[in-house]
RNA sequence: GAUAGAGGCGCGGCGUUCAUCAGUAAGCUCCUGCCGGGAAGCAGCUUUCGUGGGAGCUGAAAGGGAACAUCGCCGAAGUGGGAAAGCGUAGCUGCAUGUUUUCCUGCUGGGCCGUCGGAGAAGAUCCGUCGGACUGUCACGCGAGUGGAGCGCUAUC
Repeated sequence: GAUAGAGGCGCGGCGUUCAUCAGUAAGCUCCUGCCGGGAAGCAGCUUUCGUGGGAGCUGAAAGGGAACAUCGCCGAAGUGGGAAAGCGUAGCUGCAUGUUUUCCUGCUGGGCCGUCGGAGAAGAUCCGUCGGACUGUCACGCGAGUGGAGCGCUAUC
């Protein structure tokens, strides 16, 4: 240098089903407020027609989750920062914002539990900081143990 492996409630993708989302959003009817005003992420112009509240009737979906099946894997993957391109928010311009992909770079060995913070409809779940024991690996010690990080470790050539 190449190839092949290991860690275990191991990592991630697609699909199907189920619950939740939710009696919510939205639609229809009635009552009522706003009345040259109001509504659309913000401003200007345009365009469209409303828009707030209450009652009744009808009544979703996406994201997130679980199970099953399957595919790819062991920096698997996740996340912070930067750059580029695309899509969306009635149209245009500017701003703001959400999201997808690619590249560069930093951090994290792994799962579990917990504090705090964030996202979320949510006591689910996810993300981040910190802490705890456990576990795999190597080094030191040889008595118990201590320390490091995956750019690592083991095997073969």
This is a predicted structure of a 157-nucleotide RNA (Lysine riboswitch aptamer) from a bovine gut metagenome. Its mean pLDDT, the model's own confidence on a scale to 100, is 81. Its Rfam family is "Lysine riboswitch aptamer". A reference for the family is Mandal et al. (2003), "Riboswitches Control Fundamental Biochemical Pathways in Bacillus subtilis and Other Bacteria", Cell. Rfam describes the family as follows. Riboswitches are metabolite binding domains within certain messenger RNAs that serve as precision sensors for their corresponding targets. Rfam links the family to the GO term lysine biosynthetic process.